[in-house]
RNA sequence: CGGAGUGUGGCGCAGCCUGGUAGCGUGUCUGACUUCUGUUCAGAAGGUCGGGGGUUCGAAUCCCUCCACACCGA
Numbered sequence: 001c002g003g004a005g006u007g008u009g010g011c012g013c014a015g016c017c018u019g020g021u022a023g024c025g026u027g028u029c030u031g032a033c034u035u036c037u038g039u040u041c042a043g044a045a046g047g048u049c050g051g052g053g054g055u056u057c058g059a060a061u062c063c064c065u066c067c068a069c070a071c072c073g074a
Stems, first nucleotide, its partner, number of pairs: 001073003005069003010026004020057001028044005050066005
């Protein structure tokens, strides 16, 4: 320099193709249970989806651009 990818709660991921209120597991907090811890059960908090712009009634999703990370080629 070229090519093809990834970026979504603390962590690991789904949702994107086919636009329509942001979900799962785990972790955290509170309560119940237990002599205590752990397990189990119930509830809660936590993300405007890497940044910016565009299209649209409506964008995590489509388009453009930039950034970061890792891969392939030169």

Transfer RNA from an uncultured bacterium, 74 nucleotides, folded computationally. Its Rfam family is "tRNA". By type it is a transfer RNA. Gene Ontology term of the family: triplet codon-amino acid adaptor activity.